[in-house]
Context: one part of a larger RNA
RNA sequence: GAAUGAACGUUGGCGGCGUGGAUUAGGCAUGCAAGUCGAGCGGAAAGGCUCCCUUCGGGGAGUACUCCAGCGGCGAAAGGGAGAGUAACGCGUGGAUUACCAACCCCCAGGUUCGGGAUAGCGGCGGGAAACUUCAGGUAAUACCGGAUAAUGUCUCCGGACCAAAGGUGUGAUUCCGUCUAGGGAUGAGUCCGCGUCCUACUAGCUUGUUGGUGGGGUAAUGGCCUACCAAGGCAUCGAUGGGUACCGGGCGUGAGAGCGUGAUCCGGCUCACUGGGACUGAGACACUGCCCAGACACCUACGGGUGGCUGCAGUCGAGAAUCUUCUGCAAUGGGGGAAACCCUGACCGAGCGACGCCGCGUGCGGGAUGAAGGCCCUCGGGUUGUAAACCGCUGUCAGUUGGGAGGAAAUUCUAGGGGGUUCUCCCCCUAGAUUGACCUAUCUUCAGAGGAAGUACGGGCUAAGUUCGUGCCAGCAGCCGCGGUAACACGUACUGUGCAAACGUUAUUC
Numbered sequence: 001g002a003a004u005g006a007a008c009g010u011u012g013g014c015g016g017c018g019u020g021g022a023u024u025a026g027g028c029a030u031g032c033a034a035g036u037c038g039a040g041c042g043g044a045a046a047g048g049c050u051c052c053c054u055u056c057g058g059g060g061a062g063u064a065c066u067c068c069a070g071c072g073g074c075g076a077a078a079g080g081g082a083g084a085g086u087a088a089c090g091c092g093u094g095g096a097u098u099a100c101c102a103a104c105c106c107c108c109a110g111g112u113u114c115g116g117g118a119u120a121g122c123g124g125c126g127g128g129a130a131a132c133u134u135c136a137g138g139u140a141a142u143a144c145c146g147g148a149u150a151a152u153g154u155c156u157c158c159g160g161a162c163c164a165a166a167g168g169u170g171u172g173a174u175u176c177c178g179u180c181u182a183g184g185g186a187u188g189a190g191u192c193c194g195c196g197u198c199c200u201a202c203u204a205g206c207u208u209g210u211u212g213g214u215g216g217g218g219u220a221a222u223g224g225c226c227u228a229c230c231a232a233g234g235c236a237u238c239g240a241u242g243g244g245u246a247c248c249g250g251g252c253g254u255g256a257g258a259g260c261g262u263g264a265u266c267c268g269g270c271u272c273a274c275u276g277g278g279a280c281u282g283a284g285a286c287a288c289u290g291c292c293c294a295g296a297c298a299c300c301u302a303c304g305g306g307u308g309g310c311u312g313c314a315g316u317c318g319a320g321a322a323u324c325u326u327c328u329g330c331a332a333u334g335g336g337g338g339a340a341a342c343c344c345u346g347a348c349c350g351a352g353c354g355a356c357g358c359c360g361c362g363u364g365c366g367g368g369a370u371g372a373a374g375g376c377c378c379u380c381g382g383g384u385u386g387u388a389a390a391c392c393g394c395u396g397u398c399a400g401u402u403g404g405g406a407g408g409a410a411a412u413u414c415u416a417g418g419g420g421g422u423u424c425u426c427c428c429c430c431u432a433g434a435u436u437g438a439c440c441u442a443u444c445u446u447c448a449g450a451g452g453a454a455g456u457a458c459g460g461g462c463u464a465a466g467u468u469c470g471u472g473c474c475a476g477c478a479g480c481c482g483c484g485g486u487a488a489c490a491c492g493u494a495c496u497g498u499g500c501a502a503a504c505g506u507u508a509u510u511c
Base pairs, nucleotide, nucleotide: 001511002510003509004508006507007506008505009504010503013361014360015359016358017357018356019354020353026317027316028315030314031313032312035074036073037072040071041070043067044066047065048063049062050061051060052059053058081272082271083270090197091196092195093194094193095192096191097190101188102187105185106184107183109181110180111179112178113147114146115145116144122137124135126133127132153162154161155160167177168176198244199243200242205235206234207233210232211231212230213229214228215227216226217225247269248268249267250266251262252261253260254259274295275294276293277292278291297308298307299306300305325351327350329348333347334345335344336343337342364394365393366392367391374385375384376383377382398452400447403444404443407440408439413434414433415432416431417430418429419428420427421426455500456499457498458497459496460481461480462479466495467494469492470491476483477482
């Protein structure tokens, strides 16, 4: 000099864009953060509509507009957070996979047949303080099961053997939405390998599933991944093993570069979800707001027993030098579900707070000498503050006030018309109309009036800028050299000057 997720002191006008729990991976009140589908199913708790009765409070029946709860499907493994662990094929880079998998999506081929028994909801008798739950009855499906069919699939001793399905909408389905079996694609995962990846030798030996083989098991898949047997190997001064520290990369800071330092925000990967362990479901998890067990902690309890997990968004306590609102909206972008309308979305978009950072703008402009008053200094003559002020003339940025106003919105959907695709349910295109802004606002304009807007550090040298008074090795200053013991340009103060400026200094850290 440059830099920072900074903090502290003094000060503080406006705007834009960013950014903000770095410490206790410490504990958490409260609300929200993952639902959706009635065009899969049986249905009807509440509301609506229709009808009947009524003591005018209400009760009953129907409907399925709508839909609580339930079965079923898809999603919940994404998105969001954090960096505790990890020195490792974790990451980076380049390869391998004839050793593998894949829901949704796209392309292509073929199929979608005949049956069956349950179960929740529901109604009934109960248990329990609650959480919840036992019995027996009965009901549906795109839930579950069996038979048939069987190749381009799998296995094969090449003879053969084996393997599937579900319907829905609608007046109407080869045609729409689904479903099943193969093959391919796209994309996403799994596994393996070469090379690279901090400090320590005052850590020198480490290892028994250890190293290899055979048989078996397990996995989507290779493999001591696991197991039985056999052999005695494997690693290491080119640093094994142990200890310490640490997520890694793209990047970021600095520097002419080489390098050194670093890994906030954003992007990619990994790992974690109160602590430890385990599996289930599923295409995918050994699963942040799923399950089971153990533990610590906290809460409820009728003492028998239960409940919970903010390292999601806000917020709170604690610790700390230190880090924000218990805000608005799904309008946009994206995600989940749905045929769609639509619903959900603390992702996200916005607003709020903080000079935390960068950038921009303003705090006026021109004239004005009896060089006013006041302050300070003085050799008492004067000098300086200083064109500075007053005063005269002017302007109107920003903020304030008034009224307009582009854009972020294009789609979806609906209606009407037209055209095309063999098709009155589908798809594509065109035209017209209707529909959607949480929040922000470019820009124009009315009014008023210099009015509302300057500080901070320093002045011995380095280093731009000095005088007075006070103090008297005291009080104090200080980055280094060093100042202060009676004339201190170095302490404190006033005046003045210098630097930077909505900031200026200090501290910490890196180059």